[in-house]
RNA sequence: GAAAUGGACGACUAGGGUUCCGGCCUGCUUGGCUUAAUCGAGCAGGUGCUGGUCCGAGAGUUGUCGACCUCAGGCGAGGUUACACGGCGGGAUAAAAGCCCGGGAGAG
Numbered sequence: 001g002a003a004a005u006g007g008a009c010g011a012c013u014a015g016g017g018u019u020c021c022g023g024c025c026u027g028c029u030u031g032g033c034u035u036a037a038u039c040g041a042g043c044a045g046g047u048g049c050u051g052g053u054c055c056g057a058g059a060g061u062u063g064u065c066g067a068c069c070u071c072a073g074g075c076g077a078g079g080u081u082a083c084a085c086g087g088c089g090g091g092a093u094a095a096a097a098g099c100c101c102g103g104g105a106g107a108g
Base pairs, nucleotide, nucleotide: 007065008064009063010062011061012060015055016054020052021051022049023047024046025045026044027043028042029041030040031039066081067080068079069078070077071076083103085106089101090100091099
């Protein structure tokens, strides 16, 4: 100075938003009441809101499989699978993100 490798899947978490459910707010209609206040029901709009559903990590956790090594050479037993700073921008979905582009660009 240059190049390559760094397996797959499941469950979960940090995190993420708002399709659906729930919560809250507003309006309209309506029921109880003589009226109002207030309470209930329905519809519409808004709000991410401690929630349920949902998305979810290469650099988070855990498990299974795979690969390799040693022993055994029949079943099997043990071990290794390390390390990992990181945009801008774009994309999907209802939407967003530590999702995907991406162990990318770049830095080291």